[in-house]
RNA sequence: GCCCUGGUAGCUUAGUGGUAGAGCAUCUGUCUCGUAAACAGAAGGCCGUGGGUUCAACUCCCAUCCAGGGCU
Numbered sequence: 001g002c003c004c005u006g007g008u009a010g011c012u013u014a015g016u017g018g019u020a021g022a023g024c025a026u027c028u029g030u031c032u033c034g035u036a037a038a039c040a041g042a043a044g045g046c047c048g049u050g051g052g053u054u055c056a057a058c059u060c061c062c063a064u065c066c067a068g069g070g071c072u
Stems, first nucleotide, its partner, number of pairs: 001071007010024004018055001026042005048064005
């Protein structure tokens, strides 16, 4: 220098054009003498960044940053 994969909630991740989900963690409640576990509920992300296409973009296109891998 070129190619590939990935970047979405605190962490691990799903989501191939139509209002972003889950598990763990956190908080509240129930239960308990109390704690944990269990059960119920809540909060938390405008999707790496900047543009473009579209009525509508996490999703398609371009550029760019970061991480991992491959080639030379």
The RNA shown here (transfer RNA) has 72 nucleotides and comes from a Candidatus Aenigmatarchaeota archaeon. The prediction has a mean pLDDT of 84. The same sequence occurs in records of 6 taxa.